[in-house]
Predicted 3D model of a 94-nucleotide RNA (c-di-GMP-I riboswitch aptamer) from a Planctomycetota bacterium.
Its mean pLDDT, the model's own confidence on a scale to 100, is 86.
Its Rfam family is "c-di-GMP-I riboswitch aptamer". From the family's description: GEMM was predicted in a large-scale screen for bacterial structured RNA regulatory elements.
The model forms 95% of the base pairs in the Rfam consensus.
RNA sequence: UUCUCGAAACGGCAAACCCGACGAAAGUCGGUGACGCAAAGCCAUAGGGCCUUCCGCCGGUCUCCCAUCCGGCCACGGCAGCCUGGUUCCCGAA
Numbered sequence: 001u002u003c004u005c006g007a008a009a010c011g012g013c014a015a016a017c018c019c020g021a022c023g024a025a026a027g028u029c030g031g032u033g034a035c036g037c038a039a040a041g042c043c044a045u046a047g048g049g050c051c052u053u054c055c056g057c058c059g060g061u062c063u064c065c066c067a068u069c070c071g072g073c074c075a076c077g078g079c080a081g082c083c084u085g086g087u088u089c090c091c092g093a094a
Base pairs, nucleotide, nucleotide: 005092006091012037013036018031019030020029021028022027035081041087042086043085046084047083048082049079050078051077056073057072058071059070060069
């Protein structure tokens, strides 16, 4: 010095709840707050998984058509704090 690793210290991030904004929703952002985290930094156009269904498609509802409502399917919407992977980085005991 590098890789593995994770003791200590300086610090860092911030789950749930609640409030506000955006969104059809999932969820995101800000505030509050700490369950946890050594990458809980970044990448969703790397793979798998999960969540949601505005639009669309199909079926039902309807004497018929439309509308309405109901059900199913669908990601082009999300989750990096689901896992693997990629990439960058603070400190330095064993």